Transfer RNA from a Hyphomicrobiales bacterium, 76 nucleotides, folded computationally. Rfam family: tRNA. The family's RNA type in Rfam is transfer RNA. From the family's description: Transfer RNA (tRNA) molecules are approximately 80 nucleotides in length. Model confidence (mean pLDDT): 84 of 100.

RNA sequence: GCGCCCUUCGUCUAGCGGUCCAGGACGUCGCCCUUUCACGGCGAAAACACGGGUUCGAGUCCCGUAGGGCGCGCCA
Numbered sequence: 001g002c003g004c005c006c007u008u009c010g011u012c013u014a015g016c017g018g019u020c021c022a023g024g025a026c027g028u029c030g031c032c033c034u035u036u037c038a039c040g041g042c043g044a045a046a047a048c049a050c051g052g053g054u055u056c057g058a059g060u061c062c063c064g065u066a067g068g069g070c071g072c073g074c075c076a
Stems, first nucleotide, its partner, number of pairs: 001072007010026004018056001028044005049065005
């Protein structure tokens, strides 16, 4: 340098154009339970890497950028 893949709450992830102002688990916070802590129950906050495009409608499709991974190539 080229090709392919990945990027979503703090972490791990669901999502296959409309049912998603995005769901789940763990964690965090609050309340309940308990003599206390833990466990358990209930509730809350918390995310689509960035910029364009297509579309009536994009987390989802396309292009570019950034970061990461794999493979190939170059380094006379």